[in-house]
Model confidence (mean pLDDT): 82 of 100.
This is a predicted structure of a 72-nucleotide RNA (transfer RNA) from Planoprotostelium fungivorum.
The sequence is in RNAcentral, with records from ENA and Rfam.
It matches the Rfam family "tRNA". Rfam describes the family as follows. Transfer RNA (tRNA) molecules are approximately 80 nucleotides in length. By type it is a transfer RNA.

């Protein structure tokens, strides 16, 4: 330089055009003599950015930025 994956919640990750989700974690509450385990709740999001197509975009195209892998 070239190919190619990936980027959503604090963390691991679904979600292939039509209300953004789970798990663990935090934080209430039950539950205990106190805690832990378990059990039930809330609450948390500029879906990396920036232009396109479309009624309508996380999702399709194209730029860019950052990351893994391979080749040179």
């Nucleotide at each position: 330089g070239g190919g190619u994956c990936c980027a959503u919640a604090g963390c691991u990750c679904a979600g292939u055009g039509g209300u953004a989700g789970a798990g663990c974690a935090u934080c209430c509450g039950g539950c205990u003599g106190c805690a832990g385990u378990c059990c039930g709740g809330c609450a948390g999001g500029u879906c990396c950015c920036c232009g396109g197509u479309u009624c309508a975009a996380u999702c399709c195209c194209g730029g860019g930025u950052g990351g893994g892998c391979c080749c040179u």